The RNA shown here (transfer RNA) has 75 nucleotides and comes from an Allostellaceae bacterium.

């Protein structure tokens, strides 16, 4: 330098055109003498940046940054 993946909650991941979820973590609340356990709520996000396409973008295109592997090439 070229190829293919991925980037979504503080953290591991789903979701793949119709206004974004889970499981640990946090925070509150039953339960207990009191703690762990379990149980209920609740908070947390301009989907990595931008730009096109759509009535409509997290999902579709194209560029740009990050990051993994593969493959080339220079010394």
């Nucleotide at each position: 330098g070229c190829u293919g993946c991925c980037g979504u909650a503080g953290c591991u991941c789903a979701g793949u055109g119709g206004u974004a979820g889970a499981g640990c973590a946090u925070u509150c609340c039953c339960u207990u003498g009191g703690u762990a356990a379990g149980g209920g709520a609740a908070a947390g996000g301009u989907c990595g940046u931008a730009a096109g396409u759509u009535c409509g973008a997290u999902c579709c295109u194209u560029a740009c940054c990050g990051g993994c592997a593969g493959c080339a090439c220079c010394a």
The sequence is in RNAcentral, with records from ENA and MGnify.
The same sequence occurs in records of 2 taxa.
Its Rfam family is "tRNA". By type it is a transfer RNA.